This is a predicted structure of a 103-nucleotide RNA (Glycine riboswitch aptamer) from Sphingomonas cavernae. Lineage of the source: Bacteria > Pseudomonadati > Alphaproteobacteria > Sphingomonadales > Sphingomonas. The coordinates come from a structure-prediction model, not an experiment, and the mean pLDDT is 78. The sequence is in RNAcentral, with records from Rfam.
RNA sequence: GGGGAUCGCGCGGGAGAGCGUCCUGUAUCCGUGAGACGGAGACAGGGCCGCCGAAGGAGCAACCGCCCCGGAAUCUCUCAGGUCAAAGGACCGCGCGAGCCCG
Numbered sequence: 001g002g003g004g005a006u007c008g009c010g011c012g013g014g015a016g017a018g019c020g021u022c023c024u025g026u027a028u029c030c031g032u033g034a035g036a037c038g039g040a041g042a043c044a045g046g047g048c049c050g051c052c053g054a055a056g057g058a059g060c061a062a063c064c065g066c067c068c069c070g071g072a073a074u075c076u077c078u079c080a081g082g083u084c085a086a087a088g089g090a091c092c093g094c095g096c097g098a099g100c101c102c103g
Base pairs, nucleotide, nucleotide: 002102003101004100006098007097008096009095010094011093012092013091018049020048021047022046023045024044025043028040029039030038031037050083051082052081056079057077058076059075063071064070065069
C1' cells in the first nucleotide's frame, strides 16, 4: 500500500394493504327578508370492521457454535406499526470514519 467482515454516519434505491363505515368538531359554501335552523363539506379527533408486513416485538426452525447451553430468517403471528400523500421502512449499492482480522 491492499483485502475482508462488524459498527456508526451521509447519499441514492426501496414493497404491501379500504383515502371503508359511523359519530363528533370546525374554516368555508348553499337555502333564508333577517335570525334560528337545515344541507354540503377540505381538515382534525374518536368508535367498529376488513386488509398488509419490510421499524420494533414474539414463536418455530434449517443451520451454526465454545455443544450445559447459546446464536439464528426474507418463515409464522400481528402486540405494536401501517393501509391517499408526506414521514417511516427490512434489505441493497456507493462514500467516509472507528477498532479488529488476514497479508